Notes
A computed fold for a 72-nucleotide RNA from a Candidatus Saccharimonadota bacterium, annotated as transfer RNA. The organism belongs to Candidatus Saccharimonadota, within Bacteria. The coordinates come from a structure-prediction model, not an experiment, and the mean pLDDT is 80.

C1' cells in the first nucleotide's frame, strides 16, 4: 500500500430501520448497621467525526479518524 473485522455509559455487553438507546458492574447520594459489610432505593452517565439514503438511522451507503487481523 491493498483486503477483512471492529468502534454504544468509567468497564463488560444489548437494541427487525420505528417506544423516552436498555442491562450488569463500578462510582455518587440516601436507607440499612453500634461500626463496617450484605441487602434495598434514587439520580447521574453513552451511539468516534462529517456527509448521504429514508417519513424515520445505533442499524444501510460514502469519506475521515481510532483499534485489531491478514497479505507482499
Nucleotide at each position: 500500500g491493498c483486503c477483512c473485522c471492529u468502534g454504544u455509559a468509567g468497564c463488560u455487553c444489548a437494541a427487525c430501520g420505528g417506544a423516552u438507546a436498555g442491562a450488569g458492574u463500578a462510582g455518587a447520594u440516601c436507607c440499612g448497621u453500634c461500626c463496617u459489610a450484605a441487602g434495598g432505593a434514587u439520580a447521574u452517565g453513552a451511539u468516534a467525526g462529517a456527509g448521504g439514503u429514508u417519513c424515520g438511522a445505533u442499524u444501510c451507503c460514502u469519506c475521515u479518524c481510532g483499534g485489531g487481523g491478514g497479505u507482499a